[in-house]
RNA sequence: GCUACACGUUAGGGGUCCUUGCGCGAUAUCAAGCGCGAGGUGAGAAAGACCCUCGGAACCUGAUGCGGGUAAUGCCGCCGUAGGGAAGCGUGGCGCCACCGUC
Numbered sequence: 001g002c003u004a005c006a007c008g009u010u011a012g013g014g015g016u017c018c019u020u021g022c023g024c025g026a027u028a029u030c031a032a033g034c035g036c037g038a039g040g041u042g043a044g045a046a047a048g049a050c051c052c053u054c055g056g057a058a059c060c061u062g063a064u065g066c067g068g069g070u071a072a073u074g075c076c077g078c079c080g081u082a083g084g085g086a087a088g089c090g091u092g093g094c095g096c097c098a099c100c101g102u103c
Base pairs, nucleotide, nucleotide: 001096002095005092006091007090008089009088010087011053012052013051014050016047017040018039019038020037021036022035023034024033059084060083061082065078066077067076068075
């Protein structure tokens, strides 16, 4: 000097689905939708929380795709070495390199 990695910080990126009870919707009836809960998966299903920021499967597209499974759903797998996708700084520091001194 570079740097795996860790932490911090500033900034940025991202998703929010499925089922269901009650209420509203509803002063004809019904539905979409909304609110408050419960259950499923998940880090996260609106929390200033969680995840991700180029060594980038966070997330988006393809996709109203294909296969499996489920009460149902991107629930799981494939697709996927695909196409996109948001970074700087500080501190510590494994390791590596260079130089100097001493023996």
Record summary
This is a predicted structure of a 103-nucleotide RNA (TPP riboswitch aptamer (THI element)). The model forms 96% of the base pairs in the Rfam consensus. Model confidence (mean pLDDT): 79 of 100.